[in-house]
Model confidence (mean pLDDT): 78 of 100. A computed fold for a 95-nucleotide RNA from Yoonia vestfoldensis DSM 16212, annotated as TPP riboswitch aptamer (THI element). The model forms 95% of the base pairs in the Rfam consensus.
RNA sequence: GCAUCACGACAGGGGCGUCCGCAUUGCGGGCUGAGAAGCACCCUUUGAACCUGAACCAGAUCAUGCUGGCGUAGGGAGUCCGUGAACAGCCAAGC
Numbered sequence: 001g002c003a004u005c006a007c008g009a010c011a012g013g014g015g016c017g018u019c020c021g022c023a024u025u026g027c028g029g030g031c032u033g034a035g036a037a038g039c040a041c042c043c044u045u046u047g048a049a050c051c052u053g054a055a056c057c058a059g060a061u062c063a064u065g066c067u068g069g070c071g072u073a074g075g076g077a078g079u080c081c082g083u084g085a086a087c088a089g090c091c092a093a094g095c
Base pairs, nucleotide, nucleotide: 001090002089004085005084006083007082008081009079010078011044012043013042014041016038017031018030019029020028021027022026050075051074052073056069057068058067059066
């Protein structure tokens, strides 16, 4: 010095449902959730963040991806950057 690990920076990806009331396209409340439009939250290949299958299957619920299955399925968004840690590994130089 590299690789490694942690944190950060920058960059990128993603979802926003269900029920009720008012009442009219918005406001308030219940449910699940990290998040149900937030100066937020989650995820980025060590990738169930999220999408597809799926108007799927079983169970529960006032209702709903609410729970489980499907799922070792198919897809899915990162860097020649910074700081630090560590000294077991690799490379180079000096003694």